[in-house]
RNA sequence: GCCCAACUAGCUUAUUUGGUAGAGCAUGAGACUCUUAAUCUCAGGGUCAUGGGUUUGAGGCCCACGUUGGGUG
Numbered sequence: 001g002c003c004c005a006a007c008u009a010g011c012u013u014a015u016u017u018g019g020u021a022g023a024g025c026a027u028g029a030g031a032c033u034c035u036u037a038a039u040c041u042c043a044g045g046g047u048c049a050u051g052g053g054u055u056u057g058a059g060g061c062c063c064a065c066g067u068u069g070g071g072u073g
Stems, first nucleotide, its partner, number of pairs: 001072007010025004019056001027043005050064004
């Protein structure tokens, strides 16, 4: 240089062929307990890497670009 893959909540990740994003852990509050831990319940937290395009509507399609990893001369 060329090719491929990944990028979504603080972390690990789901979202199946476009219809408005969930889970686990963590965090906060409450219940329980003499107290802590454990367990149970609830809550908060996401411009889906970034910028454009297509569409009535994009996490998913198209283009550009960034980071990381892998392959190859």
Molecule: transfer RNA
Organism: Peromyscus maniculatus bairdii